[in-house]
Molecule: transfer RNA
Organism: Candidatus Saccharimonadota bacterium
RNA sequence: GCCGUGUUAGCUCAGCUAGUAGAGCAGCCGCCUUGUAAGCGGCAGGUCGUCGGGGCAGAGCCGACACACGGCU
Numbered sequence: 001g002c003c004g005u006g007u008u009a010g011c012u013c014a015g016c017u018a019g020u021a022g023a024g025c026a027g028c029c030g031c032c033u034u035g036u037a038a039g040c041g042g043c044a045g046g047u048c049g050u051c052g053g054g055g056c057a058g059a060g061c062c063g064a065c066a067c068a069c070g071g072c073u
Base pairs, nucleotide, nucleotide: 001072002071003070004069005068006067007066010025011024012023013022019056027043028042029041030040031039049065050064051063052062053061
């Protein structure tokens, strides 16, 4: 330098035939317990890497860039 894959909640990841974002863990509150843990219920948490384009509408399509991993030279 070139090619491929990935980037979504604090962490690990779902969700891409376009219809407006979820789970588990962690956090907070409550129940339970003599008490803690475990268990159960609830709450909060994300302009979906950045910018631009297309489109009624996107996290999912197109382009550039950034970062991570892998490959080639």